[in-house]
The RNA shown here (small-subunit ribosomal RNA) has 1509 nucleotides and comes from a metagenome. The RNAcentral record of the sequence draws on SILVA. The prediction has a mean pLDDT of 82.

């Protein structure tokens, strides 16, 4: 720092997705150790059990236990310990949680002259004198319990008087100060107004006294803590726009620690709000934490600060402090106990349990440390805290060994079978010991307290004494962890995810759109690097991956840092309120702004430095940084405020000027229609063609007159006016705006403009008029498969006027308004000047530089460069829909979502393709012709059907007389049956050995084959005279193993070959140039050509593959050569014959040349290319024909020619054999043959070719047969011989228009040939038979000259043949066209496109099916809230004749008073009740549209002029 994804490709816009970091996490797999952290995010759900707040006897009276002394005993004295109660202190801290709370909260900065403060510190003063109770305890008693009641006794640092003091209260006087209310100090008088002891020591006969410590009271101050107030800041929603009666303020009173409507009575009518009140939703806030370059965004768990809460609510008491988590009262829910009368309880403390949940720990140890409470202290208490336990939850660290080690082991995997890889990895050798483990040992976390001794200090009369400081000894105390040493053996210690691209890492096997994967793009339909497994590799590593969430990337909400002509986005237009912004100049101020300084911004965290852990994480110490903060001092350029001046912005005056600007009134002519009348007489009208319609009751046509309504021809123009909508005959009246000139006046009066207001086409609505033409709806006629349309005939609303609504349009320049600046050129309109050159202002256009833009394009009328203000946008669909609100008579408008769904949707441009778009041009494409096919019979191929099999392939053109240039067997691949299994065929290895190979014979059999028998080899060496024997070896054979074999599958895995567009003229490249780019240019334009052929023009210049040429053949001539071909001349010779000698002239043969090139002439043309005509020439403009086929297209054809990957098969899908089938036959199609006849048929006669073939061959003559043929065997490996007869044509004869002397199918009989074989299933011959057919519907094919047509000939394959096929050859030999309107195909240019699998494209809507979410809906259900009403607990406050009461007062007493209590009443009030309203939730028969879903139905609306733009 970017990347993937829309397209055939490109650029842009825009969304989606990924790579990073983080986490209180969870899940899956795996799991060695340690350090430091961290751990219910959900149900503020319910809780068993234990613990979490007590302590003080130096405040008090008792009680109990115990030691010692005295006493006979009762008892008493001196201790020690424990302690229920009274009393004081604490319990308001600490700990938990985040429900509520959008401000009574928090953060920051301030204020209190409006406040409080226990314990602590400092200072000052005082502590005098009295009194009455009460718990404990005891007795009695109620109750199940919890808990009480009565009587009696008693103490205090408990309680209450009096005295004194400070002080307080409401006024008065004086001084002084300040910041507004006011503060501080002093004075006089009145009322009210405090206390407590205890412990130690000394002393005293006793009361007591002295002293120290501690405690108590009052006052002042401090510290720390709290309370209150103010400003500023930080969430969403306007589909919440108005809210508010204690509400805002005042006065009096009350209340509070204190200000205050905090409360109350009265008075006034205020207060808040688009700078968002009120309402709704959500939420504890902050330091910080995560992310980010930053600005920001997200977050608030752990730690720290603040707040709130303690089962849901209400309330007060006590107290310095609470409306109190482990206090109280009441209501409610829940749980528990109960003797049913009544009681008890509150884990959001620490553990733990249940539940919920994807999910979160031990019912641990200790007060040793830190801290807290109490205490004089010892000490006690402390789930705060310190530790340990559990969890890889996180961060950090360590280890799982190190060095050597190639036969590159074995095994695995792959393989092109050679090898490669795993891989120095292992084994093996040597070495080391960090951790775990075991044992031993050491230090630290401890500071300190207490006791005793000593020294010092100060209180004190004191050498008592307690206090403080220091020192020594003893003593008290370790929950938990650490270090070191020794032993010990490489032992105990590696996984997870990924491997198509993004994104590092690839192969095999399995699977076969299945199973599955997937973050996005996407993968999987038989060769998957994407699924699954394996091997290998990559990444990280005690972790890895997935999921979730946040930030980033995302400049994808844009302050930094985006946009709005066409991609989403400028309001239809204007006026104008608030607001924002604002000309020149002077002075002043100092709010913004800038500088300095002070305060604060807690600690922790972050950053830096140093230090401590072996390192790191972590921790410690110090520093730095951090605010839109606040105070003070200063600066004054700019902005703002205030005051003044100015004229250039703006406005006004005066003088002109153009105009369909607006409103009202009136007037006019042309035309349509209608009415009346005349003339007239058959049609009119309408269309692609028609029909409906009108017309003899007189239409249409024409003439005259009249009526009525609407619109205003020509002028008229990319011309004018208006803010826009819009405005068009003429005249008058009223009226708005613009422009020019003048430079007279005002003096910033300006620009924009949220809300608001007005105007606003057409259609539509209401009421009343009007109504000629036109014309939704509607009727009819056509068209059509249908035609609720397009076309035609009619026709009502409406269109017009008046009054009023509606408020929308592609209301478009798809371009908001204003101001300023920034090249030229040119035209139109309106002014002004002028020297008649021109200059200047406004306005409407075109072109165009810079610049801008994704491009198209814009370009002084900006989409350029800047400033100001407003509106609007943030992926597509759902949807401008739903709900709510506002407006409207309605139609509807304005505002305006979500669920769900997709990975795109879109803009501009490019290349193609396509168009029932255009232009130009070709082609037997059409036209003009000739002959066919389609009808018949037959042949042949195909489909279909049939069959045991009818083998397989080819299927529009470009399959169908095609593969097949020869299916009776063979071929043959198919079927039936019978056999063989290393095999019919190849190679290698092992073993065998004279058993074998070969030869012969026999049985079975259809054959293949199988079974059996006989015979029986070769080479080298050795022995042997020989016969023969021995040994070794190769081929063959046998047995076995590897393997062979496959016309099995995939032509969509392939090579090769082929078809087709198309012998069409195209297809490209290099360099340069243009473009961001795809790409363009070149290759386009003007001519020309068969041609991208050539010329010319030209940001192109050149080149390549194609075209052409080169090659073959054919047409003319020449040269050379002359056998087997030829024969003119010479000779010989025959019945005849180049037959012979010879010749090289001719034909011919086959080698080499010539020739044709628009070369020549004229004309046309651009001077050119070239075209036309002509001459010459055998041939003339490519002379004819062939071969030759660019880049590419069709996943075209072929795995059955061949080759080949993968798959399948292996006693069979291989192989051999016999028989059958490929030849079937209701039918359909293609290609052909023969015909339908007289341009003919038959018979007879008699001419003229070319090109081929021939040895298991062609086969002559001769003989024979009607013939096929037979016989025969000359000649010929062939310019020599043979096939071989050419046929049509020609001459002559017959037939005489008929199903025939046409045609020949079919069938019968008899023969011939080939072959092992002719039945299925061959060809030929002879005789006989003699079918359909008389020129062929719709439709369709070939052909432009030696062509069509017609005639025969040959060849390949081949034993024979189904050949009428195919491939060649020659003979005879036409007609028509010189055009491009149309059909088909093609080329180039251009245009449109929503197509790119490319029009056989794309694509819309209803209906039908499934599924999903949503909306409406009679209702139903439960929840939350609001303000009143009723009832009203506890409780404060207020009031209160009766009842009760120790302290004080009066009184001798009785009694009374003051005061208090109980009870009662009143105000307020939780829960509850009854109704109302609001909000949101769930559900709901049925209704509605929407999204999605390989192959449903109907049409064809859009994209091309999409066939009606």
């Nucleotide at each position: 720092a970017g990347a993937g994804u829309c397209u055939g490709a490109u650029c842009c816009u825009a969304g989606c997705u990924c790579a990073g970091a983080a986490c209180g996490a969870a899940c899956g797999g795996u799991g060695a150790c340690g350090g430091c952290g961290u751990g219910c995010c959900u149900a503020c759900u319910a809780c068993a059990u234990g613990c979490a707040a007590g302590g003080c006897g130096a405040g008090c009276g008792g009680u109990c236990u115990u030691g010692g002394g005295g006493g006979c005993a009762a008892c008493u004295c001196c201790g020690a310990g424990a302690u229920a109660g009274c009393g004081g202190c604490g319990a308001a801290c600490g700990g938990g949680u985040g429900a509520g709370u959008a401000a009574u909260a928090u953060a920051u900065a301030g204020a209190c002259a409006a406040c409080c403060u226990a314990c602590c510190c400092u200072u000052g003063a005082g502590a005098g004198u009295g009194g009455g109770a009460u718990a404990a305890u005891a007795a009695u008693u109620c109750g199940a319990a919890a808990g009480g009641a009565u009587u009696a006794c008693u103490a205090a640092u408990a309680c209450c008087g009096c005295a004194u003091a400070a002080g307080u209260u409401a006024g008065c006087c004086c001084u002084u100060c300040g910041c507004a209310u006011g503060g501080a100090g002093g004075g006089a008088a009145a009322a009210c107004g405090a206390a407590a002891g205890u412990g130690g020591g000394g002393u005293u006969u006793c009361g007591g006294c002295c002293u120290c410590a501690u405690g108590g009271u009052c006052a002042a101050g401090g510290a720390g803590g709290g309370g209150u107030c103010u400003a500023u800041a930080g969430c969403c929603u306007a589909u919440c726009a108005g809210c508010u009666a204690g509400u805002u303020g005042g006065u009096g009173a009350g209340g509070u620690a204190a200000c205050g409507g905090c409360u109350u009575a009265c008075c006034a009518a205020g207060g808040c709000g688009a700078u968002g009140a009120c309402g709704g939703g959500u939420a504890g806030c902050c330091g910080g934490c995560c992310u980010g370059a930053g600005a920001g965004g997200g977050u608030g768990g752990a730690c720290g600060g603040c707040c709130a809460c303690a089962u849901g609510g209400a309330c007060a008491c006590u107290g310095a402090g609470a409306c109190a988590c482990g206090g109280g009262u009441c209501c409610a829910a829940c749980u528990c106990c109960u003797a049913c009368g009544g009681g008890a309880g509150g884990c959001a403390g620490c553990a733990g349990u249940a539940g919920g949940g994807a999910a979160u720990u031990u019912u641990g140890g200790g007060c040793a440390a830190u801290g807290g409470g109490c205490g004089a202290a010892a000490g006690c208490c402390u789930g705060a805290c310190c530790c340990a336990g559990c969890g890889a939850c996180g961060c950090c660290g360590u280890g799982u060994g190190g060095a050597g080690g190639a036969a590159g082991a074995a095994g695995g995997c792959c393989u092109u079978c050679g090898g490669g890889u795993u891989g120095u990895a292992a084994a093996c050798u040597c070495c080391u010991u960090a951790c775990a483990c075991a044992g031993a040992u050491u230090a630290u976390g401890a500071a300190g307290g207490u006791u005793u001794g000593c020294g010092g200090u100060g209180c004190g009369a004191a050498u008592a004494g307690a206090g403080c400081c220091g020192u020594a000894a003893a003593u008290c105390a370790g929950a938990c962890a650490a270090g070191u040493c020794u032993g010990g053996g490489a032992u105990g210690a590696a996984g997870u995810c990924a491997u198509u691209g993004c994104u590092a890492a690839c192969u095999c096997u399995g699977u076969g759109c299945c199973a599955g994967c997937a973050g996005c793009a996407g993968c999987g339909g038989u060769a998957a690097u994407a699924c699954a497994g394996a091997g290998a590799u990559g990444a990280c590593g005690a972790c890895c991956g997935u999921u979730g969430u946040u930030c980033g990337g995302a400049a994808u909400u844009a302050u930094u840092g985006g946009g709005c002509u066409u991609a989403a986005a400028g309001a239809g237009c204007a006026c104008g309120u608030a607001g924002g912004u604002g000309g020149a100049u002077u002075g002043u101020u100092a709010a913004g702004u800038c500088g300095g300084u002070u305060g604060u911004g807690a600690a922790a965290g972050a950053c830096c430095a140093c230090g401590c852990u072996u390192u790191a994480a972590g921790c410690g110490u110090g520093g730095u940084g951090g605010g839109u903060c606040a105070g003070c001092c200063g600066a004054u350029a700019c902005u703002g405020g205030c005051a003044g001046u100015c004229u250039u912005g703006a406005g006004g005056g005066c003088g002109g000027u153009a105009g369909g600007g607006g409103a009202g009134a009136g007037u006019g002519g042309a035309a349509u229609u209608c009415c009346u009348g005349g003339u007239g007489g058959a049609g009119c009208g309408g269309u692609g063609a028609a029909a409906u319609g009108c017309g003899u009751a007189g239409a249409g046509a024409u003439c005259a007159g009249g009526a009525g309504g609407a619109a205003c021809g020509c002028c008229g123009g990319a011309g004018g006016c208006g803010a826009a909508g819009g405005c068009g005959a003429c005249u008058c009246u009223c009226u708005a705006g613009g422009c020019c000139g003048u430079c007279c006046c005002u003096g910033a009066c300006a620009c924009u403009g949220a809300g608001g207001u007005g105007c606003g086409a057409a259609a539509g609505c209401u009421a009343g008029g009007g109504g000629a033409g036109c014309a939704a709806a509607c009727g009819g006629g056509a068209u059509u498969a249908g035609a609720u349309a397009c076309c035609c005939c009619g026709g009502u609303a409406g269109u017009c006027c008046u009054a009023g609504c509606c408020g929308u349009a592609a209301a478009c320049u798809a371009u908001g308004g204003g101001c300023a600046c920034u090249a030229a050129g040119u035209g139109g309109g309106g002014g002004a000047g002028g020297g008649u050159a021109c200059u200047u202002c406004c306005u409407c256009g075109c072109c165009g530089u810079a610049g801008c833009g994704a491009a198209a394009g814009c370009a002084u009328u900006a989409a350029g460069u800047g400033c100001c203000c407003c509106g609007c946008c943030u992926g597509g669909g759902g949807a401008g829909u739903a709900c709510g609100g506002c407006c409207g008579c309605a139609a509807g408008g304005c505002u305006g979502a979500a669920a769900c769904u997709c990975a795109a949707a879109g803009g501009a441009a490019u290349u193609g393709a396509c168009g029932g778009g255009g232009g130009c041009u070709c082609g037997c494409a059409c036209a003009a012709g000739c002959g066919g096919u389609g009808g018949a019979g037959c042949a042949u191929g195909u489909g279909g059907u049939u069959u045991a099999a009818u083998u397989c392939g080819a299927u529009g053109c470009a399959a169908c007389g095609c593969g097949a240039a020869g299916a009776a067997c063979c071929u043959u691949a198919c079927c039936u049956g019978g056999g063989c299994u290393u095999g019919a065929c190849a190679u290698g290895c092992u073993a065998g050995g004279a058993u074998u190979a070969g030869u012969c014979u026999g049985g079975c059999g259809a054959a293949a084959g199988u079974c059996a028998g006989a015979u029986g080899a070769c080479a080298g060496c050795c022995c042997g005279c020989a016969a023969g024997g021995g040994u070794u070896g190769g081929a063959a054979c046998u047995a076995g193993c590897a393997c062979a074999g496959g016309u099995g599958u995939u032509g969509c895995a392939u090579g090769g070959c082929u078809g087709u567009c198309g012998u069409c003229a195209g297809c490209u490249c290099g360099u340069g140039c243009c473009g961001u780019g795809a790409g363009g240019u070149g290759u386009u334009g003007g001519g020309u050509u068969a041609a991208g052929u050539c010329c010319u023009a030209u940001a192109a210049c050149g080149a390549g593959c194609g075209a052409a040429a080169c090659c073959u053949u054919u047409a003319u001539c020449c040269c050379u050569a002359g056998u087997u071909a030829c024969c003119a001349u010479c000779g010989g010779g025959u019945a005849g014959a180049g037959c012979c000698g010879g010749g090289g002239a001719c034909u011919c043969u086959a080698g080499g040349g010539a020739g044709a090139c628009u070369g020549c002439a004229g004309g046309c043309g651009u001077u050119a290319a070239g075209c036309c005509u002509g001459a010459g020439g055998a041939a003339g403009g490519u002379g004819g024909a062939g071969a030759u086929g660019a880049c590419g297209u069709c996943a075209a054809g072929u795995c059955a020619u061949c080759a080949u990957g993968g798959c399948c098969u292996u006693u069979a899908u291989g192989u051999c054999c016999a028989g059958g089938g490929c030849u079937a036959c209701a039918c359909a199609c293609g290609u052909g043959c023969u015909a339908c006849a007289a341009u003919g048929g038959u018979c007879g006669g008699a001419a003229c070719a070319a090109a081929g073939g021939g040895a298991a061959g062609c086969g002559a003559a001769g003989c024979u047969g009607u013939g096929a043929g037979g016989u025969g065997g000359a000649g010929c490996a062939a310019a020599u011989c043979c096939c071989a007869a050419a046929a049509c044509a020609c001459c002559g004869a017959c037939c005489c228009c008929a199903g025939u002397u046409c045609a020949g199918a079919u069938u019968g009989a008899g023969g011939g040939c080939u072959g092992c074989a002719a039945u299925u299933c061959g060809c030929c011959c002879u005789c006989a038979u003699g079918a359909a057919g008389c020129c062929g519907g719709a439709a369709u094919c070939g052909c432009u000259a030696g062509u069509a047509a017609u005639c025969g000939u040959g060849g390949g394959u081949c034993a024979g043949c189904u050949a009428c096929a195919c491939c060649a050859c020659g003979g005879u030999g036409a007609a028509u066209g010189u055009g491009u309107u149309c059909c088909c195909g093609a080329g180039c240019c251009u245009u449109g496109u929503a197509c790119a699998c490319a029009c056989c494209g794309c694509c819309c809507g209803u209906c039908a099916a499934g599924c999903c979410a949503c909306c409406g809906a009679a209702g139903c259900a439960g929840g939350g809230g609001u303000a009143g009403c009723c009832u009203a607990a506890a409780g404060u406050c207020a009031c209160u004749g009766g009842c009760c009461c120790a302290a004080c007062c009066c009184g001798a007493a009785a009694g009374g008073g003051a005061g208090g209590g109980a009870g009662g009443u009143g105000c307020c009030u939780a829960a509850g009740g009854a109704a109302a309203c609001c909000c949101g939730u769930g559900u709901g028969a049925c209704g509605g549209g929407g999204a999605c879903u390989a192959a449903g139905u109907c049409g064809u609306a859009a994209c091309a002029a999409g066939g009606u733009a």